[in-house]
Context: one part of a larger RNA
RNA sequence: CUGGGCGUAAAGGAUGUGUAGGUGGUUUAGUUAGUCUCUUGUUAAAUUCUUCGGCUUAACCGGGGGCAUGCGAGGGAAACGGCUAGACUAGAGAGUGUAAGGGGUGCAUGGAACUCAUGGAGUAGGGGUGAAAUCCGUUGAUAUCAUGAGGAACACCAAAAGCGAAGGCAGUGCACUAGUACAUUUCUGACACUCAAACAUGAAAGCGUGGGUAGCGAAUGGGAUUAGAUACCCCAGUAGUCCACGCCCUAAACGAUCCUGUCUGGCUUUUCGGAGUAUCGACCCUCUGAGAGGCGAAGCUAACGCGUUAAGAUAGGCGCCUGGGUAGUACGGCCGCAAGGCUAAAACUC
Repeated sequence: CUGGGCGUAAAGGAUGUGUAGGUGGUUUAGUUAGUCUCUUGUUAAAUUCUUCGGCUUAACCGGGGGCAUGCGAGGGAAACGGCUAGACUAGAGAGUGUAAGGGGUGCAUGGAACUCAUGGAGUAGGGGUGAAAUCCGUUGAUAUCAUGAGGAACACCAAAAGCGAAGGCAGUGCACUAGUACAUUUCUGACACUCAAACAUGAAAGCGUGGGUAGCGAAUGGGAUUAGAUACCCCAGUAGUCCACGCCCUAAACGAUCCUGUCUGGCUUUUCGGAGUAUCGACCCUCUGAGAGGCGAAGCUAACGCGUUAAGAUAGGCGCCUGGGUAGUACGGCCGCAAGGCUAAAACUC
């Protein structure tokens, strides 16, 4: 390499949109550089295979026969594939009618808590810990009441629940806006699937500029603990956490499980639709579609486990793996303000 694999052993890209490429529903006619078939030329000889013969036999040697594979030419076939023309509706999309939702963006706004300020009332402690101390407090703290200011986060509802491509999304209202499900079968008529490249999005931390800063809190200072304590505990506290704009582009970015289609017993819970039955109505009950969970037939798996939300049976496409260390490193290239990211070895060694 051929292969064999990718939940946990090495291996699914962080996620989407999407070009080239690969693959592609039913049917009619035509066509034929794929495909199949026949003939023919060539594919040197020797060798290999086979048969006959010659050395006493064998090895060895000689005569005959035959094959593989590739390429060229000619004739034929039209099932499959391609191409051309036409038709269809089961894929896909559009329309119409309903429905649910923390999907997104912007603006406005609410209460609890917290801190601070001012005032009232009040007196000696408060705070903190395993125990203490640093710390705050007679210039009146803590506890308490009133008023005001500020920033951040939204208790209960709340759920194995919902939405989103992923990251993620939760007080309330309004505006704008994206996607989804069901029903109908009105329209288009294969318009599809996947997807190198490219583009877009991408938690937290971090970076730049300008704001903001209540609480928390890397760094740092102090108090303890300890043999020491650059920690765990305590008192403070700067960046940061928040906002706007611009970067960074990584995560155990996880379901450690790529996307799409088809097929294969069930039971049960739940969310959102539809139909039927029942009913005054709702609930209930039966069926059905789309999600989210639990348990399990067959089957799969090294086992654990998975099991119509497959890790079962299949088809198409992409990505990735190939003993451990060196190493996700060096070098080079590209990107970045930087931090660093992406791509990615070898010597050597076991």
A computed fold for a 350-nucleotide part of an RNA from a Candidatus Zambryskiibacteriota bacterium, annotated as small-subunit ribosomal RNA, central domain. The sequence was found in a public genome assembly. Rfam family: Bacterial small subunit ribosomal RNA. Its family is annotated with structural constituent of ribosome and ribosome in the Gene Ontology. Its mean pLDDT, the model's own confidence on a scale to 100, is 88. The source organism's lineage runs through Bacteria, Bacteria candidate phyla and Candidatus Zambryskiibacteriota.